[in-house]
Context: one part of a larger RNA
RNA sequence: CUGGGCGUAAAGGGUGCGCAGGCGGUCUUGUGUGUCAGAUGUGAAAUAUCACCUUUCAUGGGUGAAACGGCAUUUGAAACUGCAGGACUAGAGUUCGGGAGAGGAGAGCGGAAUUCUUGGUGUAGCGGUGAAAUGCGCAGACAUCAAGAAGAACACCAGCGGCGAAGGCGGCUCUCUGGAACGAAACUGACGCUGAGGCACGAAAGCCGGGGGAGCGAAGAGGAUUAGAUACCCUCGUAGUCCCGGCUGUAAACGUUGUGCACUUGAUGUGGGCGGAACUUAUCCCGCCCGUGUCGUAGUUAACGUGUUAAGUGCACCGCCUGGGGAGUACGGUCGCAAGGCUAAAACUC
Numbered sequence: 001c002u003g004g005g006c007g008u009a010a011a012g013g014g015u016g017c018g019c020a021g022g023c024g025g026u027c028u029u030g031u032g033u034g035u036c037a038g039a040u041g042u043g044a045a046a047u048a049u050c051a052c053c054u055u056u057c058a059u060g061g062g063u064g065a066a067a068c069g070g071c072a073u074u075u076g077a078a079a080c081u082g083c084a085g086g087a088c089u090a091g092a093g094u095u096c097g098g099g100a101g102a103g104g105a106g107a108g109c110g111g112a113a114u115u116c117u118u119g120g121u122g123u124a125g126c127g128g129u130g131a132a133a134u135g136c137g138c139a140g141a142c143a144u145c146a147a148g149a150a151g152a153a154c155a156c157c158a159g160c161g162g163c164g165a166a167g168g169c170g171g172c173u174c175u176c177u178g179g180a181a182c183g184a185a186a187c188u189g190a191c192g193c194u195g196a197g198g199c200a201c202g203a204a205a206g207c208c209g210g211g212g213g214a215g216c217g218a219a220g221a222g223g224a225u226u227a228g229a230u231a232c233c234c235u236c237g238u239a240g241u242c243c244c245g246g247c248u249g250u251a252a253a254c255g256u257u258g259u260g261c262a263c264u265u266g267a268u269g270u271g272g273g274c275g276g277a278a279c280u281u282a283u284c285c286c287g288c289c290c291g292u293g294u295c296g297u298a299g300u301u302a303a304c305g306u307g308u309u310a311a312g313u314g315c316a317c318c319g320c321c322u323g324g325g326g327a328g329u330a331c332g333g334u335c336g337c338a339a340g341g342c343u344a345a346a347a348c349u350c
Base pairs, nucleotide, nucleotide: 003322004321005320006319007304008303012318014201015200016199017198021194022193023192025088026087027086028085029084030083031082034080035077036076037075038074039073040072041071042070049065050064051063052062053061054060091191092188093187094186095184096183097182103177104176105175106174107173108172109171110154114150115149116148117147118146119145120144121143125136126135162169163168206247207246208245209244210243211242215241216240220236221235222234223233258317259316260315261314262313263312266295267294268293269292270291271290272289273288274287275286276285299306300305323350324349325348332343333342334341335340
């Protein structure tokens, strides 16, 4: 450079925003960048190819043709592409309307449960397990009643329900705030898609500083089990889990399926919006759009499966793969307080 690929065989970047770049709707005018046609010049010779001739065989030699896939100049063409101008509304966006939602941030509030403290009642056990023991308890536990304190999480509602780009989001109220869908068709007039670098976000664990600490609980201690038991079970229990500020930047970050657009038989649930018919309305029925599921036609697939939410049929752009191990390692670079992250080989071996 190229071919074939990326759900499960190697392979979709964790996610978004977006500079450069690549690609880009309909009509029209001009231009003539790419493009196409003609002409001229050049593209040395040799070599290679073809035709004919030739040397004592062969290698070879001679003459000619074609080719040299290209470049330059020039004359034209104008469909497509580019550029410049004008116009359009089907892409995209704005506006208006009534709705849906655990979307985000901050503040406040609530009840159940748990643990602890104090007091009352009450007495010998409680707890735990397969069975036990460690442990707690006559200095009065467990149980029960009352009062108080603290921290964390929000049963039912709850739903192959909803929202978010992903990570993720669930008690209630208020304030601030992002996005999407539907309906209307007033406005802008291609303003679009993708996106190497870059920037931002990014579960849990972990790290730094300061708080907090009920329950749970790595490490640790003890009790059991066992041949042993650095485990599984039990009793305790420190970091941590929680909050504020900063860092880390990973994951089975998964739909193991990049983003956008278009097209291609259906059936049946469910969430949001709208319309029609009926009408007393709720509701039911029919239809449209958006989301989210199940089943399945054609097609596709190695098969499994997938199947209008495609893994079908196409286009645009990005990322990635190229036998197993060595190895996501070494070295170098870079980021990080560190842990480590990112980038990323080779020898050797099968």